[in-house]
RNA sequence: GGCGGGGUAGCUCAGCUGGUUAGAGCGCACGACUCAUAAUCGUGAGGUCGGCGGUUCGAGCCCGCCCCUCGCUA
Numbered sequence: 001g002g003c004g005g006g007g008u009a010g011c012u013c014a015g016c017u018g019g020u021u022a023g024a025g026c027g028c029a030c031g032a033c034u035c036a037u038a039a040u041c042g043u044g045a046g047g048u049c050g051g052c053g054g055u056u057c058g059a060g061c062c063c064g065c066c067c068c069u070c071g072c073u074a
Stems, first nucleotide, its partner, number of pairs: 001073007010026004019057001028044005050066005
């Protein structure tokens, strides 16, 4: 350089064929329980969906360029 996978919450990852609220587990905060801690249960906060542009009535999802990362190859 070429080809391919990945980038979504603090971490690991889902996300249907483009459509009304973007989710799970862990973690975090608060509460319940306990003499207390852990465990368990309940509630809650937390997101420019890598960046810019385009298509569309509407984009996490489609298209283009770029960035980061992993692998294959020369």